[in-house]
RNA sequence: UUUGCCUCAAGGCAAACCGUUCGGAAACGGCGGGACGCAAAGCUAAAGGGGUGUCGGUCUUUCGGACCAUGCCAGCCAGCUGCCAAA
Numbered sequence: 001u002u003u004g005c006c007u008c009a010a011g012g013c014a015a016a017c018c019g020u021u022c023g024g025a026a027a028c029g030g031c032g033g034g035a036c037g038c039a040a041a042g043c044u045a046a047a048g049g050g051g052u053g054u055c056g057g058u059c060u061u062u063c064g065g066a067c068c069a070u071g072c073c074a075g076c077c078a079g080c081u082g083c084c085a086a087a
Base pairs, nucleotide, nucleotide: 001087002086003085004084012038013037017033018032019031020030022029023028036075042080043079044078048077049076050073051072052071053070054069056068057067058066059065060064
């Protein structure tokens, strides 16, 4: 460097869903359960791309939008680092 399997060893993470007198306006997150999956499902979120929310501000007045500002997602891609086995 390439390949491999959640197994050969040691082990790890945890989707949906459920619970919560937890945080948040929300997206979403924490904790407990759970296991669809994961060889990076480890880390990085203005200053790579993408997705997502709109408490607040401005404009418009069709009541739904646009912009500003700001948050969330790393289990979307990307970047960085890295265990085991084989070659």
Molecule: c-di-GMP-I riboswitch aptamer